Annotation: The part of an RNA shown here (small-subunit ribosomal RNA, central domain) has 344 nucleotides and comes from Goniochloridales sp. The source organism's lineage runs through Eukaryota, Sar, Stramenopiles, Eustigmatophyceae and Goniochloridales. The full RNA is in RNAcentral, with records from ENA.
Context: one part of a larger RNA
RNA sequence: CUGGGCGUAAAGGGUCCGUAGGUAGUAUUUUAUGUUAAAGGUGAAAAAUUAAAGCUUAACUUUUUUAAAGCCUUUAAAACGUUGAUACUUCGAGUUUGAAAGGAGAUAGCAGAAUUUCACAUGGAGGGGUGAUAUCCUUAGAGAUGUGAAGGAAUACCAGAGGCGAAGGCGGCUAUCUAGUUCAAUACUGACGCUGAGGGACGAAAGCAUGGGGAGCAAACAGGAUUAGAGACCCUGGUAGUCCAUGCCCUAAAAUAUGAGUGCUCGUGCUUAGGAUUUUUCUUGGCACUAAGCUAACGCUUUAAGCACUCCGCCUGGGGAGUACGACCGCAAGGUUGGAACUC
Numbered sequence: 001c002u003g004g005g006c007g008u009a010a011a012g013g014g015u016c017c018g019u020a021g022g023u024a025g026u027a028u029u030u031u032a033u034g035u036u037a038a039a040g041g042u043g044a045a046a047a048a049u050u051a052a053a054g055c056u057u058a059a060c061u062u063u064u065u066u067a068a069a070g071c072c073u074u075u076a077a078a079a080c081g082u083u084g085a086u087a088c089u090u091c092g093a094g095u096u097u098g099a100a101a102g103g104a105g106a107u108a109g110c111a112g113a114a115u116u117u118c119a120c121a122u123g124g125a126g127g128g129g130u131g132a133u134a135u136c137c138u139u140a141g142a143g144a145u146g147u148g149a150a151g152g153a154a155u156a157c158c159a160g161a162g163g164c165g166a167a168g169g170c171g172g173c174u175a176u177c178u179a180g181u182u183c184a185a186u187a188c189u190g191a192c193g194c195u196g197a198g199g200g201a202c203g204a205a206a207g208c209a210u211g212g213g214g215a216g217c218a219a220a221c222a223g224g225a226u227u228a229g230a231g232a233c234c235c236u237g238g239u240a241g242u243c244c245a246u247g248c249c250c251u252a253a254a255a256u257a258u259g260a261g262u263g264c265u266c267g268u269g270c271u272u273a274g275g276a277u278u279u280u281u282c283u284u285g286g287c288a289c290u291a292a293g294c295u296a297a298c299g300c301u302u303u304a305a306g307c308a309c310u311c312c313g314c315c316u317g318g319g320g321a322g323u324a325c326g327a328c329c330g331c332a333a334g335g336u337u338g339g340a341a342c343u344c
Stems, first nucleotide, its partner, number of pairs: 004315003007298002012312001014202004021195003025088005033081002035077008048066001051063004092192001093189003096185005104178007111155001116150007126137002163170002207248006216242002221237004259311006267289005273283002276280001293300002317344003326337004
């Protein structure tokens, strides 16, 4: 390579958009390009194959014979693919009209609880913390209670196996702007589709740069405990950070450890959003069981890990190692790509 695979054994790219490429509805017709068949040519020699001969045999050598994909030419076939043309819409995709739901995104404003701090008042000895202590705060009046103010961050209940989003993710209220989805009707376009190497965009947290902000929490750090020790777990403090703006970083057990798309394949019970309606049923999303089938088993099961097709990514024993080197990217941290020796 082939073959076989990728939920958990090695293996699905973090996600989407999209270029090339691959692939792709129905009908009629066309070309004869792929395809198939036949004939001819070519397919050097050596090697290989067949049958002999020669060295004592063999290897070896010589003679003879055969085979072969591929390529070229000619003839024929017309199912499928391809090329060109025309047309279709019950179905793929999109547009239109009318409804619907939503923590989808961006910006601005506003609200009420709570924590903390500050001021004043009341009051007078403790408070805090723990398994128990202590560090710590407090007669310079703490803690508690009341009133007022400041400031930052997050939005109890509703809340759900619930909703939305491509993923990351998204939760107080209001307004503006923006995007997607579903249902119903069928009016329009007429295959415009799917996937997608490179490429582009987005991408939690932490981290980085500059400037703000800083209530609570809290790496580092300090102290108190614990302990044989305690560089920890527990406690008292506490700085980066967490928040905002702009620009980087580009990684996660980025997980459904399950790529995207299309079609097909029993049932039961709930739930979400629509529609029809009288019962009941149709479509969309989310769950819990389960049949056939699949699976090494666990389990999966119309949201498949079932039955098939199209396209992409990836795997090929463990360690060495996601390391070294090189290249590209980055301010850096580092990221992406990515071995070998050696060893079992």